A computed fold for a 1486-nucleotide RNA from an uncultured rumen bacterium, annotated as small-subunit ribosomal RNA.
Its mean pLDDT, the model's own confidence on a scale to 100, is 84.

[in-house]
RNA sequence: AGAGUUUGAUCAUGGCUCAGGACGAACGCUGGCGGCGCGCUUAACACAUGCAAGUCGAACGGACGAUUCAGAAUCGGAGAUUCGUCGAAGAAUCUGGAAAGUUAGUGGCGAACGGGUGAGUAACACGUGAAGAACCUGCCUCUUAGAGGGGGAUAACACUUAGAAAUAGGUGCUAAUACCGCAUAUGACCACACUACCGCAUGGUAGAGGGGUGAAAGGAGAAAUCCGCUGAGAGAUGGCUUCGCGUCCGAUUAGCUAGAUGGCGGGGUAACGGCCCACCAUGGCGACGAUCGGUAGCCGGACUGAGAGGUCGAUCGGCCACAUUGGGACUGAGACACGGCCCAGACUCCUACGGGAGGCAGCAGUGGGGAAUAUUGCACAAUGGAGGAAACUCUGAUGCAGCGACGCCGCGUGAGGGAAGAAGGUUUUCGGAUUGUAAACCUCUGUCCUCGGGGACGAAGAAAUGACGGUACUCGGGGAGGAAGCCACGGCUAACUACGUGCCAGCAGCCGCGGUAAAACGUAGGUGGCAAGCGUUGUCCGGAAUUACUGGGUGUAAAGGGAGCGCAGGUGGGCUGACAAGUCAAAUGUGAAAUGCAGGAGCUCAACUCCUGAACUGCGUUUGAUACUGUUGGUCUUGAGUGGAGUAGAGGAAAGCGGAAUUCCCGGUGUAGCGGUGGAAUGCGUAGAUAUCGGGAGGAACACCAGUGGCGAAGGCGGCUUUCUGGGCUCUAACUGACACUGAGGCUCGAAAGCGUGGGUAGCAAACAGGAUUAGAUACCCUGGUAGUCCACGCCGUAAACGAUGAUUACUAGGUGUGGGUGGACUGACCCCAUCCGUGCCGCAGUUAACACAAUAAGUAAUCCACCUGGGGAGUACGGCCGCAAGGUUGAAACUCAAAGGAAUUGACGGGGGCCCGCACAAGCAGUGGAGUAUGUGGUUUAAUUCGAAGCAACGCGAAAAACCUUACCAGGGCUUGACAUCCCUCUGAAAGAUCUCUUAACCGAGAUCCUCCUUCGGGCAGAGGUGACAGGUGGUGCAUGGUUGUCGUCAGCUCGUGUCGUGAGAUGUUGGGUUAAGUCCCGCAACGAGCGCAACCCUUGCCGUCAGUUACUAACAUUAAGUUGAGGACUCUGACGGGACUGCCGAGGUCAACUCGGAGGAAGGUGGGGAUGACGUCAAAUCAUCAUGCCCCUUAUGUUCUGGGCUACACACGUGCUACAAUGGUCGGUACAAUGAGAAGCAAGAUGGCGACAUGGAGCAAAUCACCAAAACCGAUCCCAGUUCGGAUUGCAGGCUGCAACUCGCCUGCAUGAAGUCGGAGUUGCUAGUAAUCGCGAAUCAGCAUGUCGCGGUGAAUGCGUUCCCGGGUCUUGUACACACCGCCCGUCACACCAUGGAAGUUGGGGGCGCCCAAAGUUGGCUAAUCAAUCUGCUACCUAAGGCGAAACCAAUGACUGGGGUGAAGUCGUAACAAGGUAGCCGUA
Repeated sequence: AGAGUUUGAUCAUGGCUCAGGACGAACGCUGGCGGCGCGCUUAACACAUGCAAGUCGAACGGACGAUUCAGAAUCGGAGAUUCGUCGAAGAAUCUGGAAAGUUAGUGGCGAACGGGUGAGUAACACGUGAAGAACCUGCCUCUUAGAGGGGGAUAACACUUAGAAAUAGGUGCUAAUACCGCAUAUGACCACACUACCGCAUGGUAGAGGGGUGAAAGGAGAAAUCCGCUGAGAGAUGGCUUCGCGUCCGAUUAGCUAGAUGGCGGGGUAACGGCCCACCAUGGCGACGAUCGGUAGCCGGACUGAGAGGUCGAUCGGCCACAUUGGGACUGAGACACGGCCCAGACUCCUACGGGAGGCAGCAGUGGGGAAUAUUGCACAAUGGAGGAAACUCUGAUGCAGCGACGCCGCGUGAGGGAAGAAGGUUUUCGGAUUGUAAACCUCUGUCCUCGGGGACGAAGAAAUGACGGUACUCGGGGAGGAAGCCACGGCUAACUACGUGCCAGCAGCCGCGGUAAAACGUAGGUGGCAAGCGUUGUCCGGAAUUACUGGGUGUAAAGGGAGCGCAGGUGGGCUGACAAGUCAAAUGUGAAAUGCAGGAGCUCAACUCCUGAACUGCGUUUGAUACUGUUGGUCUUGAGUGGAGUAGAGGAAAGCGGAAUUCCCGGUGUAGCGGUGGAAUGCGUAGAUAUCGGGAGGAACACCAGUGGCGAAGGCGGCUUUCUGGGCUCUAACUGACACUGAGGCUCGAAAGCGUGGGUAGCAAACAGGAUUAGAUACCCUGGUAGUCCACGCCGUAAACGAUGAUUACUAGGUGUGGGUGGACUGACCCCAUCCGUGCCGCAGUUAACACAAUAAGUAAUCCACCUGGGGAGUACGGCCGCAAGGUUGAAACUCAAAGGAAUUGACGGGGGCCCGCACAAGCAGUGGAGUAUGUGGUUUAAUUCGAAGCAACGCGAAAAACCUUACCAGGGCUUGACAUCCCUCUGAAAGAUCUCUUAACCGAGAUCCUCCUUCGGGCAGAGGUGACAGGUGGUGCAUGGUUGUCGUCAGCUCGUGUCGUGAGAUGUUGGGUUAAGUCCCGCAACGAGCGCAACCCUUGCCGUCAGUUACUAACAUUAAGUUGAGGACUCUGACGGGACUGCCGAGGUCAACUCGGAGGAAGGUGGGGAUGACGUCAAAUCAUCAUGCCCCUUAUGUUCUGGGCUACACACGUGCUACAAUGGUCGGUACAAUGAGAAGCAAGAUGGCGACAUGGAGCAAAUCACCAAAACCGAUCCCAGUUCGGAUUGCAGGCUGCAACUCGCCUGCAUGAAGUCGGAGUUGCUAGUAAUCGCGAAUCAGCAUGUCGCGGUGAAUGCGUUCCCGGGUCUUGUACACACCGCCCGUCACACCAUGGAAGUUGGGGGCGCCCAAAGUUGGCUAAUCAAUCUGCUACCUAAGGCGAAACCAAUGACUGGGGUGAAGUCGUAACAAGGUAGCCGUA
């Protein structure tokens, strides 16, 4: 950075698609390790269980309390004893103290942080920048001044009541840093009045005056002292409020608003404020988008992008909002409070049924939803938080671990050597190639792994203290051992073969693949790409300049409003002064951190993290500059306007007038038709039409003039006159002094058709009727004919309302017309020159995709408006507005396609045009189509009637010969390595062959006889048997092919190189003017040359010459029946080589050309006649059955062989021939003249026999030697126009020939029989001279069998004015929506299937607002008994959540039925459009 896709190709327009990057992802296949991150995007769904906010005993009274002290009585009994008793230790109990410590409660602080979520919110919510002279702030810091003296209660506790419980109540006692008075008090607060200074409006600050109000608490300690307490001030932090700017979509949401906007006065608040209230006023917001509806947490930033932008707002950070739903306040420095309270709703749980309890959007976890998202882990070691003097306690914040390839980053799955290029796989042209140094094998290494040893930093410090963790790291041992997949391979897009499949199965992002040789489906091998991942799906940006600010367009591709006037808005002439809003510069504040960028640093690297810097393009403030824009003052005249003088005009409105014509009426003349058409008919007319003359009526339109002439903004305007009236142009330069341009909305005008009311109506004429045409004809054509067309008034508001080109201004070569004016020159109204305005054509630069535009721009610039963003659906639906209606205007979506469309190019085509040619027509001759018959085909039939050929260009064609064979078909019988070829094994040298016999339908089979290979001795050759490779196939595909052929067409065309033109396809050349049979030649020309074709060269024929004469010839000589023989080389002829014809000569025409016409000479004259020769290509033309051949198919048969049958059938249809229908003839008799050819399994003479076919026999001839060979013609006779003496079919009989064989199924002969047919409908064929016509002859094939085919000669015409028409072709041009190319393309209804959608009686649901009713909790206010005051309580008023009722609007879903639309393989009916599309098409309207 681009690429694919519209076309036969091209350029441009334009959409669709792809390659890139990204992700909180998911799914499929696969999965070794580590580090760092991330992990419910859905149900703000419901939650079991545990934990997540406590702490302080140094505030307080209690309770408990290890331990301890004292006392009491009891037990105990060492010991003592005077024997009465005394009595230590010890045990447990009780009473009272002390006490480390623990603690429910009172009290303090915290619980408003931290953590979660994104439902709501379009808002001062957020971002950014300001403001608070309108505010608050616990703990913390600093300053200052204090703490005097009292009082009454209350939890706990005890007793008790109710209750299942939760809990609640009663009586009694008690403490405080709990609570309440009193004193004192500042610069605090309040009211009054004063001074100074200052500011930003209210006002602020400071000072002084007297008056009023208001404080406090203690605790620990031995103490020092520390921690607390109160008033005031300052700071810090945190909050609250206000404002500027920014912040999504919809106008098919245009008006909204009643506390609404403002004021005065109150209340309330920390504070301003309609925040609330009473009164007063009627304001306020809105096209610069109010209101309403939809969607959404906002930002730092993230992704993408060259950027500008676009999209997003996970993790991290800032702010906001919320905590089951809704409402409410309390406490407090701070909440209207996630783990507080009250009420209401829904839900869940407990219950003794009376009543209670609860809120995971904290961390884990569960269910559910979903394509989808983790552990009911460890620890407070670190960082941070709460409380505490502290120890410390708490902390699911946090630090860590677990799970997940979810992402990013790093590493590995080994390295080196190794060719017998192994095996195997795949493929193959069978040689090989490839997998592939890949493997094996050898030598190494040890990252990860595994085993064992050591073992951290993180911990701050004097020490102790580590969840992570025996982790990271490190040392040693082991061993290549455990570690590669996924996708793709037709193009885009890197990478190809085989097999299978056969429009099937399937693929596909777009184009598109698949119908028997698929690089596109599936599999395999190979290859390419990426890699612990790879693909797919989804979303976003990019590419897309495809919404264009950067950076697009509007004549024809989508797109200029039908036109004007004009409010708002946008833009705006010259000179000059001021200001400094825009603009520019500098300084400064801010722009949090993180992110990103640059430099550096730390983890082995990287990801990741840290440090520093710049940056954060923004906003604010201050200062400065003043060119430009702006604002303001002055001034100017060129823009604009006014005045004055002229001027052209179908400009507009109204009134009046005029003649021509049509029609009608009256009258005259006049008679049978008129009219109409392609041709007719309907119609009119003997009741007198048409025609013609005269008179009259009425309506509409105004010939000639008339002109790419004029006027108008557009629509539009046309007889003449008058009145009223708008605008333009020219000249002048007196006046104003920028007054201008454009113009969303708005207003006005606006063809035709149409509508309303009332008139009018001659002609024309939708609808309608009739006649024609036609398959039909609701049309085109004809005859009629009503609305309408006309007028007045009022609507409608659209047109292909077009120059498909918005308005205005300026600039940029010319030439030539035309309309209107002015000036100059001139005798001059002519002509000429200059100039202004309008209107055309040509044309340069420039522009354009091209066509084209080109001073009347589509050029170069400026301003403003309108409009476009793929085709269809659709200018449709719904909604709004307008309209009497018709309808107009505004104007979507679902769904569907990969195109739709523009300009130009080459072809092809046209019921387009020009020119030209051809037996194409015409002029002629002969046919065909009718008959009979031959032959081919179709059809039918059949066991089979083998197959192919199908308009011309199949059909007497393949087939130049179907009785068997051929033969491919049918029936039946045989064979199976085979009828034919190669290889291998065994055997043999007659089993094979010949003859005969038997058998058979025949092949086959059996038997008999005869015959028996070569050799260098290695073998060869031949045969039989066997095995398998294989043979074989006229089986399929001519749409897999080669080769060959037909056809356009012997038509004159088809191309190339270089150059030039064009963006290009392409053009030029090759077109043009002539000419030709010809792209033949000449001339001209941006072309110059060349090739394949044409022509010529080749063959043959026509004339002459030279040479040569046998088998040919014979003039002279001789000879014969006879060129028979001698002879000759003259002639004919034969053969070879030459000559000859070239528009060469003359004349005329023509461009002094090519050439044409005429003439001369010549055998022949303008390619002399004929042939061979067939350009590039077309028809998927024909042929797989001539041959060859890929692939497929059959293999005891689709091969091979044999007999018989069939290809020869026969109601019928067609093609091509033959013979005729007769007298230009038939029959009979007589009698001439050819050429081409072939001849040995042949041609066969003479002769004989037969009526004849033919037979017998055989001279001669491998042929200029022999033989096969003419007929028509000519001469004579006869027939006399008949179904005949025409015609010969058909049939009978008898023969002949070929052949194993003549029945199916050959040819010929004789006799007999004697059909149709008397010249052929529509139509159609051939032929232009030795041709048509007519006559016979020969040959190939062939045993036999032509009316066919291919050749040969004999006799031998007619006509051609000419190119209008038919057919075919060539060339130029034109149109085209065709390119499979008119046998093209293509439209609409109907029928069927599917899809989305509109309407619809209604039905259901939803969100929001409105009105009314009721009203919980709660704040505030009022009232409130028992002496007063206050409070509580109670009652009450306002407000009010939820609830109920109601009306209307909106949104969504659904709905019998119904409307159109889209798509679909073949359907039906027509033929509308594209060519003059067969009636030119199209737009608006009915």